[in-house]
RNA sequence: GGGUUCUUAGCUCAGUUGGUUAGAGUGUCUGCUUGACGUGCAGAAGGUCGGCAGUUCGAAUCUGCCAGAACCCA
Numbered sequence: 001g002g003g004u005u006c007u008u009a010g011c012u013c014a015g016u017u018g019g020u021u022a023g024a025g026u027g028u029c030u031g032c033u034u035g036a037c038g039u040g041c042a043g044a045a046g047g048u049c050g051g052c053a054g055u056u057c058g059a060a061u062c063u064g065c066c067a068g069a070a071c072c073c074a
Stems, first nucleotide, its partner, number of pairs: 001073007010026004019057001028044005050066005
């Protein structure tokens, strides 16, 4: 220098054919339970879906550019 894949909650990851309000586990917080801690139960908070632009009635999903990560080729 070129190519491929990836970027979604604090962390690890799903997300089907573009469709109305984006999910799980874990963690955090609150309450119950306990003498206390832990476990267990109930509930809550937590997301510019990496950034900008484009296509579309409608974009996490499609396209382009930029940034970052991993791998391959030279």
Notes
The RNA shown here (transfer RNA) has 74 nucleotides and comes from an uncultured Ignavibacteriales bacterium. It was read from a public genome assembly.